[in-house]
RNA sequence: CGGGGCGUAGCUCAGCCUGGUAGAGCAUUGCGUUUGGGACGCAAGGGCCGAAGGUUCGAAUCCUUUCGCCCCGACCA
Numbered sequence: 001c002g003g004g005g006c007g008u009a010g011c012u013c014a015g016c017c018u019g020g021u022a023g024a025g026c027a028u029u030g031c032g033u034u035u036g037g038g039a040c041g042c043a044a045g046g047g048c049c050g051a052a053g054g055u056u057c058g059a060a061u062c063c064u065u066u067c068g069c070c071c072c073g074a075c076c077a
Stems, first nucleotide, its partner, number of pairs: 001073007010026004020057001028044006050066005
């Protein structure tokens, strides 16, 4: 320098293709069962969907630019 992948809750990840109320598990908090811990059950809180712009009635999703991480290749040494 070229190509590809990833970025969504504290963590691990779906959802994107085919636009229409942002989700799951774990974790956290509260309550219940238990003498207590653990475990189980119920409930709750938690998100500028990496950033900016565009298209659209409507964007996590489509388009453009950009940032970060990873992989492959080329070049130089």